[in-house]
This is a predicted structure of a 521-nucleotide part of an RNA (small-subunit ribosomal RNA, 5' domain) from a Bacteroidales bacterium.
It was read from a public genome assembly.
It matches the Rfam family "Bacterial small subunit ribosomal RNA".

Context: one part of a larger RNA
RNA sequence: GGAUGAACGCUAGCGGCAGGCCUAAUACAUGCAAGUCGAACGGUAAGCGCCCCUUCGGGGGUGCGAGAGUGGCGCACGGGUGCGUAACGCGUAUGCAACCCACCCGCUGCCGGGGGAUAGCCCGCGGAAACGCGAAUUAAUACCCCAUGAGGAGGCGGUGAGGCAUCUCACGGUUUUCAAAACCAAGGUGGCGGCGGACGGGCAUGCGUGCCAUUAGAUAGUCGGCGGGGUAACGGCCCACCGAGUCGACGAUGGCUAGGGGAUCUGAGAGGACGGUCCCCCACACUGGUACUGAGACACGGACCAGACUCCUACGGGAGGCAGCAGUAAGGGAUAUUGGUCAAUGGGGGGAACCCUGAACCAGCCAUGCCGCGUGAGGGAUUAAGGCCCUACGGGUCGUAAACCUCUUUUGCCGGGGGAUAAGGGUGAUUACGUGUAAUCAUUUGAAGGUACCCGGAGAAUAAGCAUCGGCUAACUCCGUGCCAGCAGCCGCGGUAAUACGGAGGAUGCGAGCGUUAUCC
Numbered sequence: 001g002g003a004u005g006a007a008c009g010c011u012a013g014c015g016g017c018a019g020g021c022c023u024a025a026u027a028c029a030u031g032c033a034a035g036u037c038g039a040a041c042g043g044u045a046a047g048c049g050c051c052c053c054u055u056c057g058g059g060g061g062u063g064c065g066a067g068a069g070u071g072g073c074g075c076a077c078g079g080g081u082g083c084g085u086a087a088c089g090c091g092u093a094u095g096c097a098a099c100c101c102a103c104c105c106g107c108u109g110c111c112g113g114g115g116g117a118u119a120g121c122c123c124g125c126g127g128a129a130a131c132g133c134g135a136a137u138u139a140a141u142a143c144c145c146c147a148u149g150a151g152g153a154g155g156c157g158g159u160g161a162g163g164c165a166u167c168u169c170a171c172g173g174u175u176u177u178c179a180a181a182a183c184c185a186a187g188g189u190g191g192c193g194g195c196g197g198a199c200g201g202g203c204a205u206g207c208g209u210g211c212c213a214u215u216a217g218a219u220a221g222u223c224g225g226c227g228g229g230g231u232a233a234c235g236g237c238c239c240a241c242c243g244a245g246u247c248g249a250c251g252a253u254g255g256c257u258a259g260g261g262g263a264u265c266u267g268a269g270a271g272g273a274c275g276g277u278c279c280c281c282c283a284c285a286c287u288g289g290u291a292c293u294g295a296g297a298c299a300c301g302g303a304c305c306a307g308a309c310u311c312c313u314a315c316g317g318g319a320g321g322c323a324g325c326a327g328u329a330a331g332g333g334a335u336a337u338u339g340g341u342c343a344a345u346g347g348g349g350g351g352a353a354c355c356c357u358g359a360a361c362c363a364g365c366c367a368u369g370c371c372g373c374g375u376g377a378g379g380g381a382u383u384a385a386g387g388c389c390c391u392a393c394g395g396g397u398c399g400u401a402a403a404c405c406u407c408u409u410u411u412g413c414c415g416g417g418g419g420a421u422a423a424g425g426g427u428g429a430u431u432a433c434g435u436g437u438a439a440u441c442a443u444u445u446g447a448a449g450g451u452a453c454c455c456g457g458a459g460a461a462u463a464a465g466c467a468u469c470g471g472c473u474a475a476c477u478c479c480g481u482g483c484c485a486g487c488a489g490c491c492g493c494g495g496u497a498a499u500a501c502g503g504a505g506g507a508u509g510c511g512a513g514c515g516u517u518a519u520c521c
Stems, first nucleotide, its partner, number of pairs: 001521004006517005013373006019366002021331001026329003030326003035073003040070002047064007080284003089209008099201002104197007112146004123134004151178006158171005182189002210256003217247003222244004227239003259281004264273003286307005309320004337363001339362003345359001346357004376407004386398004413457005421448001424445010465510005470491003476505005486493002
């Protein structure tokens, strides 16, 4: 000199854009943060519409219809945090002849016949509650059986091609085995099998990736083999047996520290430091462990077990997990609203309307940073008054500064107008082909927000501070004080004339900021 997620002090007008718990991965009140589908299913409270009958009390049928339930998809994303991890974790380059892939896309084939249940509803019982038990009964795109086998998979042969060893691929033959779902507004939406694609993932390898040798030896599933188990897949991943290996001064093992990268800051560069915001990857979700379901999890707002903690209790037993968004307490030098909207973008479900979305978009607070703007402009000498300094009593300076005159109105105030961000979707009409789409027209959809922006009105009106002035280093005098009080980054200053302390006048540097501290180059 540059920089920062800064803090503190003094001061503070506005706007835009960014940023905002670095500490206790400490503990959490409350609300919200993941649902959706009636075009899968049995149904359906209150109620409403329509129809029929009526003894005018009402009864029956049908359609719509909340919640709950079965079922499907989603909940493995999005959002948070940096604990752990020095590792194939990350980065980079490759490989899988050792793999998987829901939804999406392309091609191809198929959907035949049956069965038994079970929630829910109703009834009864237990319990303070959470919730549970029992009897009867019911549906499906829930579950199961049989058939079929285009085709897939497994076994046994055969042939051909290829290669990178183990082998791989292709084509036959034979044998075993394996499917399905329907709904409907009749337009469609779906289901099952197979082969590819795409996206995503899993695994492996080369190279790179902190400090300590005041850590020198480490290792027993350890290293390899045969054979199994397990996996989507290879593999000590796991197991039985066999062999005795494997790693290490080119630093094993151990300890400490740490998420990694793109980036960022600095620097002429080489380097050094660093990893907050944004993007990619990883890891974690009170602590530890485990599996289930599923295409995918060993699952933040799922399950089970154990532990610590908190809460409810009728004492028998239960409920919970903010490192989601707000918010509270604690810690700390220090870090914000218990806000709005799904209008847009994106995501989930749905045929669609639509619903959900603390993702997101917005708004609020904060000078925390960067950028921009303003606090007026021109004239104005009686060099006003006043302050301060000098003094030979003249003068100098603040100072065009003020007053005063003329003008302007960014920002601010008042009043009025006010698009774009929006295209889709829905509804209606028309046209074209054709068999459900497309096009055109009309209408309707905005949280921010009556914001941005524009117009008009009045009026200099609403708006300047902080540090420094001995040298380094831009800027000097007076008074007070008298090694005192105090200053200080270094040198140093102060003991009676202090340009260094404190005040004043003046000056210098920056300026809605200025200084100080901390940290990095």